[in-house]
Context: one part of a larger RNA
RNA sequence: CAACCGACGUUAGGGAAUUCGGCAAGUUAGUCCCGUACCUUCGGAAUAAGGGAUGCCUGCUCAGGAAAUGAGCAGGUCGCAGUGACUCGGACGCUCCGACUGUCUAAUAACAACAUAGGUGACCGCAAAUGCGCAAGCACUCGUACGGUCACUGAAUCCUGCCCAGUGCGGGUAUCUGAACACCUCGUACAAGAGGACGAAGGACCCGUUAACGGCGGGGGUAACUAUGACCCUCUUAAGGUAGCGUAGUACCUUGCCGCUUCAGUAGCGGCUUGCAUGAAUGGAUGAACGAGAGCGUCACUGUCCCAACGUUGGGCCCG
Numbered sequence: 001c002a003a004c005c006g007a008c009g010u011u012a013g014g015g016a017a018u019u020c021g022g023c024a025a026g027u028u029a030g031u032c033c034c035g036u037a038c039c040u041u042c043g044g045a046a047u048a049a050g051g052g053a054u055g056c057c058u059g060c061u062c063a064g065g066a067a068a069u070g071a072g073c074a075g076g077u078c079g080c081a082g083u084g085a086c087u088c089g090g091a092c093g094c095u096c097c098g099a100c101u102g103u104c105u106a107a108u109a110a111c112a113a114c115a116u117a118g119g120u121g122a123c124c125g126c127a128a129a130u131g132c133g134c135a136a137g138c139a140c141u142c143g144u145a146c147g148g149u150c151a152c153u154g155a156a157u158c159c160u161g162c163c164c165a166g167u168g169c170g171g172g173u174a175u176c177u178g179a180a181c182a183c184c185u186c187g188u189a190c191a192a193g194a195g196g197a198c199g200a201a202g203g204a205c206c207c208g209u210u211a212a213c214g215g216c217g218g219g220g221g222u223a224a225c226u227a228u229g230a231c232c233c234u235c236u237u238a239a240g241g242u243a244g245c246g247u248a249g250u251a252c253c254u255u256g257c258c259g260c261u262u263c264a265g266u267a268g269c270g271g272c273u274u275g276c277a278u279g280a281a282u283g284g285a286u287g288a289a290c291g292a293g294a295g296c297g298u299c300a301c302u303g304u305c306c307c308a309a310c311g312u313u314g315g316g317c318c319c320g
Stems, first nucleotide, its partner, number of pairs: 004315008013306002017304001022301001030054005039044001041155001055077009078082001090299007097291002102114002118153007130139003157285003161216003166213002168209005175204003183196004217235005244278001245275001256272005
């Protein structure tokens, strides 16, 4: 032995005013008893929430064959405090996404991404389909359609609309097109060459197929206030977006409008919804449980802050 830095500890009053955001810290905590809502796939939610108790001494009761151990009763007693240190969940509500446990970018991403059970389609009868290899050969498989391969979707629940015109795939095909070889004719002393006929796959043509790739309109008028338009007309398409959901993780305008929450709310939630540019296994809508996922709120709690202070320790500092 100052400032400053790291790791800690304690702070009156207030209690998130800090901040993108309660980040960090703090609160809670064990065991026993009481008690426990919404919702729900009836399993859960749930240690929900919330409340009480807890040490030691003396005597005794019960369970146990007894011991160990456990459950209890009465009286007493100490402290601020009895799971006295250590160990040891803060809680609740609303919404989005993903059903869940699981997997992942070894060394900036753990997520809503991947996987999953479940659903659907396609191919394949085994010397199969698919894949690897130039081949021999091999995997699937010492398996056989209740199987295997490929693709999409992604628990359960309620559902999954219209379009086969385009592209793709599958099938058919009287007819047309359609190469070479072989064939016929001509030609060439041989050839070359020319023409014809035949005619595979494929194509034209026809049919099917969307849980195949994909797609799913415009204008005008109309009801006895206005507004709106069940209704009508018209152009046009393969068909004109159905059920749902909806200012969305999708909405440009947009901080849409209304309500709730706040003194104040581009946030959040609930409605409405003309949706720039939602929408049904590129799945649509819901939904208990679950989540080191995203957003918002309430209570508790706190040095995050008002607004800083003091202390411990290691550096720093000084000498070598």